Model confidence (mean pLDDT): 81 of 100. A computed fold for a 141-nucleotide RNA from Phytomonospora endophytica, annotated as c-di-AMP riboswitch aptamer (ydaO/yuaA leader).
RNA sequence: GACGGUCCACCGCCGAAUCGCCCUGCGGGGUGAACCGGGGACCCACCGAAUCCCGGGGCGAAUCCGCGCGCACCCCCGCGCGGUAGGGCGUCUCUUGGCCCGAGCCCGUCAGCUAACUCGGUAGGCGGACGGCAAGAGAGG
Numbered sequence: 001g002a003c004g005g006u007c008c009a010c011c012g013c014c015g016a017a018u019c020g021c022c023c024u025g026c027g028g029g030g031u032g033a034a035c036c037g038g039g040g041a042c043c044c045a046c047c048g049a050a051u052c053c054c055g056g057g058g059c060g061a062a063u064c065c066g067c068g069c070g071c072a073c074c075c076c077c078g079c080g081c082g083g084u085a086g087g088g089c090g091u092c093u094c095u096u097g098g099c100c101c102g103a104g105c106c107c108g109u110c111a112g113c114u115a116a117c118u119c120g121g122u123a124g125g126c127g128g129a130c131g132g133c134a135a136g137a138g139a140g141g
Base pairs, nucleotide, nucleotide: 010128011127012126013125014124018033019032020031021030022029023028034122035121036120037119038118039117044112055110056107057106058105059104064083065082066081067080068079069078070077086101087100088099089098091139092138093137094136095135096134097133
């Protein structure tokens, strides 16, 4: 000097997932604010017939479609490729372009909206070393 790793602090990103107080056997527990989600009236919505298949619902941007392969064939299912509703990229909005995501999990036969009321969550995963993806027009400061 270079590369890689670990720990602490710092600056940030996705996300609701932050801050304070009290207790503690120091593992954690309780509570408040703030943010977030579910249940839950009137009104409104749904509520017609037949056949087939098939429970339904929630969190989340994460839905839907085509092609190929596997499976004896179809369907289903799985995998792969491509696209797509939708979403993210350092105050906020819009336009244009660039890069990226387009998952996963939960309830358990049950739930439309919904005032009062009520029940919960506050995780996890990453980047950087003054750099903010870029440009334009606004807002705000």
Overview:
Taxonomically the source falls in Phytomonospora (Bacteria, Bacillati, Actinomycetota, Actinomycetes).